This record gives sequence, C1' cells and structure tokens, in this order.
RNA sequence: ACAUUAGGGGAGCCAUUUGGCUGAGACGGAAUUCAUUCACGGACCCUUCGAACCUGAUCUGGUUAGCGCCAGCGUAGGAAAGAUGUUUUU
Repeated sequence: ACAUUAGGGGAGCCAUUUGGCUGAGACGGAAUUCAUUCACGGACCCUUCGAACCUGAUCUGGUUAGCGCCAGCGUAGGAAAGAUGUUUUU
C1' cells in the first nucleotide's frame, strides 16, 4: 500500500419538484399524523498514527442566494480492529 473478515458513520442545500449545487457519499426501500421518521438494502468514508462521525452548537468572526467554504472553539469531551493475509521499501 492492497485485500479479507469484523466493526463504526452520515444521509445536506436551492428549487419551477423537470432539475441544479456541495461532497468520498445526498441512491433505493419501509412507515406515517404528509413532512417528517426509520437506518432495512446498495454505494461511499472511517477503525486508535482515530476531525470518519457525535456533543458543546439554533456557537463566534469572515464569506455564500442557501448548503457549503475559510478561521476559531480544539492541547475541549466522546468515537469503531491496536485483527488477519499478501506485497513494496529500508
């Protein structure tokens, strides 16, 4: 570095609901009080060298039509293998 098995995770914004945007990922399905919920399947990302993801947070400053992005919060509090196999370099 790749693979296998196991485990963790999210599912946004605009909109004329055709479609468009960001992203690795915004798909399908089910339920229902019909605008929400579930996290069932697929895909994708991550597994302690852990900002994948959650909490603080309806957070602070800048920026965007909005999501988002940049900086802070952050030496914060949590978070799933310290697995196995193969290969490369020293």
This is a predicted structure of a 90-nucleotide RNA (TPP riboswitch aptamer (THI element)) from Lentilactobacillus parabuchneri. RNAcentral holds the sequence, with entries from MGnify. The coordinates come from a structure-prediction model, not an experiment, and the mean pLDDT is 77. The organism belongs to Lentilactobacillus, within Bacteria. Rfam family: TPP riboswitch aptamer (THI element). Gene Ontology term of the family: thiamine pyrophosphate binding. Rfam describes the family as follows. Vitamin B(1) in its active form thiamin pyrophosphate (TPP) is an essential coenzyme that is synthesised by coupling of pyrimidine and thiazole moieties in bacteria. The previously detected thiamin-regulatory element, thi box was extended, resulting in a new, highly conserved RNA secondary structure, the THI element, which is widely distributed in eubacteria and also occurs in some archaea. Analysis of operon structures identified a large number of new candidate thiamin-regulated genes, mostly transporters, in various prokaryotic organisms. The THI element is a riboswitch that directly binds to TPP to regulate gene expression through a variety of mechanisms in archaea, bacteria and eukaryotes. through a variety of mechanisms in archaea, bacteria and eukaryotes.